[in-house]
RNA sequence: GCCUCCGUAGCAUAGUGGCUAAUGCGUCGGUUUUGUAAACCGAAGAUCAUGGGUUCAACUCCCAUCGGAGGCU
Numbered sequence: 001g002c003c004u005c006c007g008u009a010g011c012a013u014a015g016u017g018g019c020u021a022a023u024g025c026g027u028c029g030g031u032u033u034u035g036u037a038a039a040c041c042g043a044a045g046a047u048c049a050u051g052g053g054u055u056c057a058a059c060u061c062c063c064a065u066c067g068g069a070g071g072c073u
Base pairs, nucleotide, nucleotide: 001072002071003070004069005068006067007066010025011024012023013022018056027043028042029041030040031039049065050064051063052062053061
């Protein structure tokens, strides 16, 4: 230098054009307990890497850039 894949909540992931972006762990509050843990109930937490384009409508499709992983030379 070229090719492929990935970037979504603190962490791990789902979502593959359409209504409020979902789940587990974690965090916080409550119930329970002599107390802690566990269990149960509830809550907060996402400019969906950045910028542009296509579309009535984009996390999703296209282009560029940034970052990460792998491969080729």